[in-house]
RNA sequence: GGGGCUGUAGCUCAGUCUGGAAGAGCGCUUGCUCGGCAGGCAAGAGGUCACGGGUUCAAAUCCCGUCAGCUCCACAA
Numbered sequence: 001g002g003g004g005c006u007g008u009a010g011c012u013c014a015g016u017c018u019g020g021a022a023g024a025g026c027g028c029u030u031g032c033u034c035g036g037c038a039g040g041c042a043a044g045a046g047g048u049c050a051c052g053g054g055u056u057c058a059a060a061u062c063c064c065g066u067c068a069g070c071u072c073c074a075c076a077a
Stems, first nucleotide, its partner, number of pairs: 001073007010026004020057001028044006050066005
C1' cells in the first nucleotide's frame, strides 16, 4: 500500500441479505414476597445503531468517504 470481517443499551449479542415502531439475555433501579438475606415475581430506567455526507416519503439496513479493532496479502529495511 491492497483485500476481507467487525463497530447497535453498562456487558455479550440479534436485527442488515429482502429499507417501514430499535430488541433479547445478563447487569442496574423500584416495589412485592421473606424475621432478614438469597431466590422468586412485577414494573421501570438506560441508545448520536462508530463518525460525516448522499439516495429515499422513510435508512441500524442501500451508496460514498473517514476513524478504530481483528485478520490475510504485498512491499521495504
This is a predicted structure of a 77-nucleotide RNA (transfer RNA) from an Acidimicrobiia bacterium. The organism belongs to Acidimicrobiia, within Bacteria. RNAcentral holds the sequence, with entries from ENA. Rfam family: tRNA. Rfam links the family to the GO term triplet codon-amino acid adaptor activity. From the family's description: Transfer RNA (tRNA) molecules are approximately 80 nucleotides in length. The prediction has a mean pLDDT of 83.